Predicted 3D model of a 73-nucleotide RNA (transfer RNA) from an uncultured bacterium.

Parts: sequence; structure tokens; C1' cells
RNA sequence: GGGGGAUUAGCUCAGCUGGGAGAGCGCCGCCCUUGCAAGGCGGAGGUCACCGGUUCGAAUCCGGUAUCCUCCA
Repeated sequence: GGGGGAUUAGCUCAGCUGGGAGAGCGCCGCCCUUGCAAGGCGGAGGUCACCGGUUCGAAUCCGGUAUCCUCCA
């Protein structure tokens, strides 16, 4: 330098054919317990990497940029 892949909550990851942004773990509160853990109920937490485009509508499609992984040279 070139090819491929990845980027969504604090962490690990789903997200189908473009229309609801989610799960587990973690965190906070309450219940339960002598207490802790487990369990139950509730809650907080998001620039869907960034910029632009297409569209009535974009995490999702298109272009570019950035970072990481990998292959080739």
C1' cells in the first nucleotide's frame, strides 16, 4: 500500500424484510434474611464510532473518514 471483517448500555453481545433501540451480567432502590448470597419487584444507564447521501422514515441501504482484528505484498 491492497483485500476481508468488526464498531449498538459500564462489560459481553442480539437486533430477521427500513418503521418498538433490546438481552445477559454489572450498578441503584425496595421485599425477603439474624446477616450475606440466591430469589422476587422496580429503576437508572444509548451521539447505534463519526460525517454526508438516499428515503415519508435509517442502527439497518449507499459513499467517505476513524479505530481495532485478520490476510496478501
Rfam family: tRNA. It is annotated as a transfer RNA. Its family is annotated with triplet codon-amino acid adaptor activity in the Gene Ontology. It was read from a public genome assembly.